[in-house]
RNA sequence: GAUAAAGGCAAACUCACCGCGAGGUGAGCACGCAAAGCCAGAGGUCUCGUACUUGAGACGGCUCGGCUGCCGAA
Numbered sequence: 001g002a003u004a005a006a007g008g009c010a011a012a013c014u015c016a017c018c019g020c021g022a023g024g025u026g027a028g029c030a031c032g033c034a035a036a037g038c039c040a041g042a043g044g045u046c047u048c049g050u051a052c053u054u055g056a057g058a059c060g061g062c063u064c065g066g067c068u069g070c071c072g073a074a
Stems, first nucleotide, its partner, number of pairs: 001071001008033002013028006031061001037067003041064003044059006
C1' cells in the first nucleotide's frame, strides 16, 4: 500500500461426519483478506450447566496487544 505480478488464505451456501449447544473437521464453491500467519494476553459476543453467581466451553473473518512475515510502482 497501486485497477502491478507471483504465491497464499478463504465467508455465505451445499453435502458428509463430530458435538446437548455455541460451533468444529473434510470436500465443493468463491464473499472477501497484506497478516484472514502464530499467541485465548485484555475487552467483546455467543453456548451449555448451575441457580443468581459461579463452572465448563465456542468465536482469532469483532476490537486492542505481543511475535513473525511475501511482493512492491510512484